[in-house]
Formats: sequence, structure tokens, C1' cells
RNA sequence: GCCUCUGUAGCCCAAUCGGUAGAGGCAGCAGACUUAAAAUCUGUCAAGUGUGGGUUCGAGUCCCACCAGAGGCA
Repeated sequence: GCCUCUGUAGCCCAAUCGGUAGAGGCAGCAGACUUAAAAUCUGUCAAGUGUGGGUUCGAGUCCCACCAGAGGCA
């Protein structure tokens, strides 16, 4: 230098053919249980999706450029 993949909540990870972003796990907070704690159970919290444009009635999803990370080729 070129190619491929990834970027969504504090962290990990879903989101079907473009049609209301949270299905889930961890963490946090509150409560139940306990002498107390751990474990367990219940409830709750929260993102406009790496950045900037474009297409579209409508974009996490499609297109372009850029940024960051991983892998491959030279």
C1' cells in the first nucleotide's frame, strides 16, 4: 500500500427482507431472604447505533469518505 471483518447501554452481545433499538448475560440501584453477609429471587436503570455526508416516506441495516481495532497478502 491492498483486501476482509468488527464498532449498538458502564462491559459482553442480539436486532429477520430497510418499518417502534434491548431478546439476553454481567455490572449498578432498590427490595425480599439472612443475626449479618454471600448465593438466590423480584423490580428497576439506561443507547439513537464509531464520525461526517448521501439514498429513501423511513437507515443499526444500503452507498461514499474518514476514524479506531483485529486478521490476511505484498
The prediction has a mean pLDDT of 83.
This is a predicted structure of a 74-nucleotide RNA (transfer RNA) from an Actinomycetaceae bacterium.
The RNAcentral record of the sequence draws on ENA.
It matches the Rfam family "tRNA". Rfam classes the family as a transfer RNA.
NCBI's taxonomy places the organism under Bacteria, Bacillati, Actinomycetota, Actinomycetes, Actinomycetaceae.